RNAcentral holds the sequence, with entries from ENA. A computed fold for a 72-nucleotide RNA from Picochlorum sp. SENEW3, annotated as transfer RNA. Rfam family: tRNA. The family's RNA type in Rfam is transfer RNA. From the family's description: Transfer RNA (tRNA) molecules are approximately 80 nucleotides in length.
RNA sequence: GGGCGUAUAGUCUAGUGGUAUGAUACUUGCUUAGGGUGCAAGAGGUCUCGAGUUCGAUUCUCGAUUCGCCCC
Numbered sequence: 001g002g003g004c005g006u007a008u009a010g011u012c013u014a015g016u017g018g019u020a021u022g023a024u025a026c027u028u029g030c031u032u033a034g035g036g037u038g039c040a041a042g043a044g045g046u047c048u049c050g051a052g053u054u055c056g057a058u059u060c061u062c063g064a065u066u067c068g069c070c071c072c
Stems, first nucleotide, its partner, number of pairs: 001071005007065001010024003018055001026042005048064005
């Protein structure tokens, strides 16, 4: 330099155009003599950035950035 892929909650992750799913961690309550386990609830997301298409974009298109893989 060329090609392909990745980016979503603190972390990991699902999501075929209609206000985003689950796990884990965290907080509170119940349980316990106390802790752990278990159960219930809660909080936590400008879906990497910019532009475009669309009534509507996490999703489609273009560009940028990040990280990874392959080729040279």
Model confidence (mean pLDDT): 84 of 100.